This is a predicted structure of a 372-nucleotide RNA (Bacterial RNase P class A) from uncultured Phenylobacterium sp. The RNAcentral record of the sequence draws on MGnify. NCBI's taxonomy places the organism under Bacteria, Pseudomonadota, Caulobacterales, Caulobacteraceae, Phenylobacterium. The prediction has a mean pLDDT of 75.
RNA sequence: AGACGGCCGGGCGGUCGCGGGCGCAAGCUCGAGGAAAGUCCGGGCUCCACGACGACAUGGCGGCGGGUAACGCCCGCCGGGGGCGACCCCAGGGAUAGCGCCACAGAAAGCAAACCUCCUCCCGUGCGCGGGAGGGAAGGGUGAAAGGGUGGGGUAAGAGCCCACCGCGUGCCUGGCAACAGGGACGGCAUGGCAAGCCCCGCCAGGAGCAAGACCGAAUAGGGACCGCGCGCACCGAGCGAUCGGGGCAGGGCCGUCGUUGGCCCGAGCAGGUCCGGGUAGGUCGCGAGAACCGGCCCGCGAGGGUCGGUCCAGAGGAAUGGCCGCCGCGUCCCUUCGGGGGCGGCACAGAACCCGGCUUACAGGCCGUCU
Numbered sequence: 001a002g003a004c005g006g007c008c009g010g011g012c013g014g015u016c017g018c019g020g021g022c023g024c025a026a027g028c029u030c031g032a033g034g035a036a037a038g039u040c041c042g043g044g045c046u047c048c049a050c051g052a053c054g055a056c057a058u059g060g061c062g063g064c065g066g067g068u069a070a071c072g073c074c075c076g077c078c079g080g081g082g083g084c085g086a087c088c089c090c091a092g093g094g095a096u097a098g099c100g101c102c103a104c105a106g107a108a109a110g111c112a113a114a115c116c117u118c119c120u121c122c123c124g125u126g127c128g129c130g131g132g133a134g135g136g137a138a139g140g141g142u143g144a145a146a147g148g149g150u151g152g153g154g155u156a157a158g159a160g161c162c163c164a165c166c167g168c169g170u171g172c173c174u175g176g177c178a179a180c181a182g183g184g185a186c187g188g189c190a191u192g193g194c195a196a197g198c199c200c201c202g203c204c205a206g207g208a209g210c211a212a213g214a215c216c217g218a219a220u221a222g223g224g225a226c227c228g229c230g231c232g233c234a235c236c237g238a239g240c241g242a243u244c245g246g247g248g249c250a251g252g253g254c255c256g257u258c259g260u261u262g263g264c265c266c267g268a269g270c271a272g273g274u275c276c277g278g279g280u281a282g283g284u285c286g287c288g289a290g291a292a293c294c295g296g297c298c299c300g301c302g303a304g305g306g307u308c309g310g311u312c313c314a315g316a317g318g319a320a321u322g323g324c325c326g327c328c329g330c331g332u333c334c335c336u337u338c339g340g341g342g343g344c345g346g347c348a349c350a351g352a353a354c355c356c357g358g359c360u361u362a363c364a365g366g367c368c369g370u371c372u
Base pairs, nucleotide, nucleotide: 001372002371003370004369005368006367007366008365010328011327012326013325014324015323016322018031019030020029021028022027033349037360038359040358041357042356043355044354045209046208047207048206058205059204060203061202062201063077064076065075066074067073078092079090080089081088082087093200094199098198099197100194101193102192115140116139118135119134120133121132122131123130124129148166149165150164151163152162153161167189168187169186170185172183173182174181175180213285214284215283216282223276224275225274226273227272228270229269232249233248235246236245237244238243251266252265253264254263255262292311293310294309295308296307297306298305299304329347330345331344332343333342334341335340
C1' cells in the first nucleotide's frame, strides 16, 4: 500500500416522566436494531379450496456434491474470466429441433464474398503503368466477430494442399460419488455469435394472509316464538279447512277551533310482557420458552450437527422505549506558558407491530484477527 473475515457502534451516575408485568399500596422489575428498513426469496402458524394421478397454462430456478424445517441462502469443489499476489467476478443447461437478430464500419455478417493487394497469360504503352481473361485468399484495410491458430514444407502465387504442436469433433482408457481432469487413438476442420430474444430440456410451485383466524358480546334498530289486550259490517278471490289476500262501508286521525262541505291517511294491530337467534360497538385469545441465546466437550476441511450446563430477553392497541443535569469518551473550532484550558455538536444509518431463516440496501467513527 492492499486483500479477506469478525466485532462495537457512546459509557457511568442522579432526577423527572412514558409503556408492559407483579403488588392492596409503597414500590420492584423489564423496555428497539445490526439492520427493527426494502417486503425480494424460503418456512412456521391460520383460514379457504382439494379423491388420486396426469396434462396444459403461468411464474421461477439451472455446473457437481453437501448443509438445512426450507430456500433463489450457505459451505466445499469443478469450469471460465480478471489480478504480480493475498484474492475477486460469473442468469455457469441446450446454438446439427425450429424461428429470429447481428447496429456502425466494411466488397462481404451466414451465404459465402473480393476494396487494395499477390500470381500467370494476352493486348496497349510515353516503360511509370493501364485494360482484359483466369488462378488465389497468404498480406493490408473494416469490424465485437470475416469459414481454425502458430511455425515449416510446398507453389507461378496460394490454399489442411501436406507435416508438427495447439484448438475442435468422434469414440476409448485411467482417476474421481460427481461436475470434471489426465492420457493416447482416429478425423484435415465440417458446425461463427446471441437463449438477462422467442424457444427446447430438466426441476419446483393450490390460493390468501395476524385487518389470518378463534371465543365472549351489549345499548339502539330490525327478525322470530309464546303469553296478555284488541280484532264492527257485508262483499270478492284462494284453500277441504283453520286461515290468508283485496278493495268498500262504519269508525278514528290530520287539514288552527266550531258547524256544513270537501280532501288525505289509518281502517287491525299493540312505545305491553317473557324468551330465542344473527350481526355491530367493545372485550379476550392468537402474542412470544423459541428451528431462542451464552459457554464447555465431541464429530465435520467447512456450512453445520450432537450432547451437557446455564439464562429468560419489549410486546400493544396506531403504537411506550424520552427530557434535563454532572463526570468521562468522540468529533470540530479557539487559546496556550505545550502541562493544559475553553466553546460548540448531543454525536452514523435508523425506529419493533404474528414469528423465524436468508438476501439486498443504508451507516459518522472505531477495534481485533489472518494473509499478500